[in-house]
């Protein structure tokens, strides 16, 4: 000294966040499955159990022809600025069956202001992409300290306000603007 508390509305950060059963492209991959020949008892899932396939011919190998999904890039559209993500708990979805794990969705709680780069680890076919952790510079915003310019008053000074710039610190349940309620004066 209104540096007060609650609620609402609208906004800002920018290589900004996420979604789409939309379109195109690459990868997946000469892989899976199929056919032929041959072979002669094994094969199947992230891990187990049970189970399934197989002498009506398994696996490996050879030849022929040969996909798809998830994830990714670009375009388009949509929702937005705790946008969103991760972790934990509970329930749920999903799988040729059961359990664990993974995957989907919801609720609660915790953490993270934001994007980028580097490194490790995880998922993944992958050097793509995503995620966790750590580090690095950058950036938004608020507070505070310093410098500069402008502006209000007839002039000067001081104070206030606006902008630029440097240092330090904090961070989204934050910040800016505005409306309203309460309290205070």
């Nucleotide at each position: 000294a209104g540096u007060u508390g609650g609620g609402g509305u609208a906004g800002a950060g920018g290589u900004g966040c996420g979604g789409c059963a939309g379109g195109c492209c690459a990868u997946g991959a000469g892989u899976a499955g199929u056919g032929u020949a041959g072979g002669g008892a094994g094969c199947c899932c992230g891990g187990g159990g049970a189970g399934g396939c197989u002498g009506u011919g398994a696996a490996u190998c050879a030849c022929a022809g040969g996909a798809a999904a998830g994830g990714g890039g670009c375009c388009g559209c949509c929702g937005c600025c705790g946008a969103a993500g991760u972790c934990g708990u509970a329930a749920u979805c999903c799988u040729a069956u059961c359990c664990c794990a993974a995957u989907u969705u919801u609720a609660c709680g915790a953490c993270u202001g934001g994007g980028c780069c580097u490194g490790u680890a995880g998922u993944g076919a992958a050097u793509a992409a995503c995620u966790c952790c750590a580090g690095g510079a950058c950036u938004g915003u608020c507070a505070u300290c310093g410098g500069g310019a402008g502006u209000u008053c007839g002039c000067c000074u001081u104070a206030g306000c606006u902008c630029c710039u440097g240092g330090u610190g904090g961070u989204g349940u934050g910040c800016u603007a505005u409306c309203u309620c309460a309290c205070a004066c």

This is a predicted structure of a 185-nucleotide RNA (Lysine riboswitch aptamer) from a Bacillota bacterium. Rfam family: Lysine riboswitch aptamer. Its family is annotated with lysine biosynthetic process in the Gene Ontology. The organism belongs to Bacillota, within Bacteria.